[in-house]
Molecule: RNase P RNA; transfer RNA
Organism: Chloroflexota bacterium
RNA sequence: UCAGGGGGCCAGACGGUCGCCGGUCUCCCCCGGGAGGCGGGAGGAACGUCCGAACUCCAUCGGGCAGGGUGCCGGUUAACUGCCGGGCGGCGUGAGCCGACGGAAAGUGCCACAGAAACAUACCGCCGGGUUGCUCGUACAACGGGUUGUCCGGUCAGGGUGAAAUGGUGCGGUAAGAGCGCACCGGCGUCGUGGAGACACGGCGGCCGGGCAAACCCCACCCGGAGCAAGGCCAAAUAGGGGGACAUAUGGGGCUGCCCGACCCUGUCCCCGGGUAGGCUGCUUGAGGCGGCAGGUAACUGCCGUCCUAGAUGGAUGGCCGUCGCCGCGCCCUCGUGGGCUGAGGACGCGGUACAGAAUUCGGCGUAUCGGCCCCCUGACGGC
RNA sequence: GGGCCCGUAGCUCAGCGGUAGAGCAGUGGACUUUUAAUCCAUCGGUCCUCGGUUCGAAUCCGAGCGGGCUCACCA
Numbered sequence: 001u002c003a004g005g006g007g008g009c010c011a012g013a014c015g016g017u018c019g020c021c022g023g024u025c026u027c028c029c030c031c032g033g034g035a036g037g038c039g040g041g042a043g044g045a046a047c048g049u050c051c052g053a054a055c056u057c058c059a060u061c062g063g064g065c066a067g068g069g070u071g072c073c074g075g076u077u078a079a080c081u082g083c084c085g086g087g088c089g090g091c092g093u094g095a096g097c098c099g100a101c102g103g104a105a106a107g108u109g110c111c112a113c114a115g116a117a118a119c120a121u122a123c124c125g126c127c128g129g130g131u132u133g134c135u136c137g138u139a140c141a142a143c144g145g146g147u148u149g150u151c152c153g154g155u156c157a158g159g160g161u162g163a164a165a166u167g168g169u170g171c172g173g174u175a176a177g178a179g180c181g182c183a184c185c186g187g188c189g190u191c192g193u194g195g196a197g198a199c200a201c202g203g204c205g206g207c208c209g210g211g212c213a214a215a216c217c218c219c220a221c222c223c224g225g226a227g228c229a230a231g232g233c234c235a236a237a238u239a240g241g242g243g244g245a246c247a248u249a250u251g252g253g254g255c256u257g258c259c260c261g262a263c264c265c266u267g268u269c270c271c272c273g274g275g276u277a278g279g280c281u282g283c284u285u286g287a288g289g290c291g292g293c294a295g296g297u298a299a300c301u302g303c304c305g306u307c308c309u310a311g312a313u314g315g316a317u318g319g320c321c322g323u324c325g326c327c328g329c330g331c332c333c334u335c336g337u338g339g340g341c342u343g344a345g346g347a348c349g350c351g352g353u354a355c356a357g358a359a360u361u362c363g364g365c366g367u368a369u370c371g372g373c374c375c376c377c378u379g380a381c382g383g384c
Numbered sequence: 385g386g387g388c389c390c391g392u393a394g395c396u397c398a399g400c401g402g403u404a405g406a407g408c409a410g411u412g413g414a415c416u417u418u419u420a421a422u423c424c425a426u427c428g429g430u431c432c433u434c435g436g437u438u439c440g441a442a443u444c445c446g447a448g449c450g451g452g453c454u455c456a457c458c459a
Stems, first nucleotide, its partner, number of pairs: 001380010012324007020041002023038007043355001047366002050364005055227004060262006067223005072086005087101001088099004102218002107216002109212003123159002125155007133147005167185006186208002188205007231281004241272006251265003288307008325353006332346004385458002387453005394408004402439001410426005432448005
């Protein structure tokens, strides 16, 4: 210098002017508003609503079924499908990155087409035996050999099919073959050592018939439901309207799966019709932010100090102008060089300055984002 | 704001691991004097997009995009 990897941060600035929403203080009046002053007013994702909680209601407790989720190990946390560290596997020269990563000899299911066969089978082939015909030794019989057809059996090494074919390669062995035997490699089991564990290393045993569980399922662990339009209070309205179902305990109650036991309630549920749709609260101080110290590899935790930092409810946080900044393009000038490419700086013009916007609140994940800055690291080339 | 659902041919839908289909519409032909109806043939697909699981994905899983439902989902 070029090409990359990891992490963190910012999200235009200042001034003028016209507005918007809360808070607080002062003044005014017709008591509900008005005027003025001071101070505050979006985000890293406020987004998607994909997870987890807080909070509130369902009167309460327990159990079962169904359903859903998670899935290597350890830690972290209020909790989590998150995060951190480690193991194993894969990718990369490397810094590093990625991984839904339990179980397929518990069972069921599926594996299209092709192929003999997709999980218990033999099409071609190879081999053994019986038998028939022909033929040869050989002149009849007997015996033996060759060959053809057929039957029985062995075999899965070879061929061919497929995404996948009975652990792989080699040597031995055999009638032909085969873990049938042996060596090495892979897997499984078992023992030992190390480790907290996942796991790693080593010894021993031929123990060795596919794949799919993001198919049902099995194993382990977890999960009640609904959501701030939850819920509470006040005001207003209806004046307990009409119809239907079930029931007097064999009823109803887990708001939105079902059942049981305890327990609670004395009616419950549905449809039609009518009415109100205003205000207050929940509502922003919280598992809170920032700084320091300490523990821990880290996620994270503890202690101390300090700060208060939006609460709208048709929904505020904005519009315009000026100057400057940043980025891109064009053109010109200057510097460096012998020249060119390239590089640095400056002036002018044009264009751009994102993604997006609180709505009960937090912790994560995922996605979108013009651009810029900082730190650490890797590879290649060149110089000292 | 919260919650739920959907995406397959021009339109309405089926297919839920094994070569993407039906009806209507379109085009051409037959029948008819002509049109309609009927009959025959034919055209037409990014299965919303991207990634993953699998030998194989419209189908299973994840993420995104678009659309719909608001006293016929919520006080």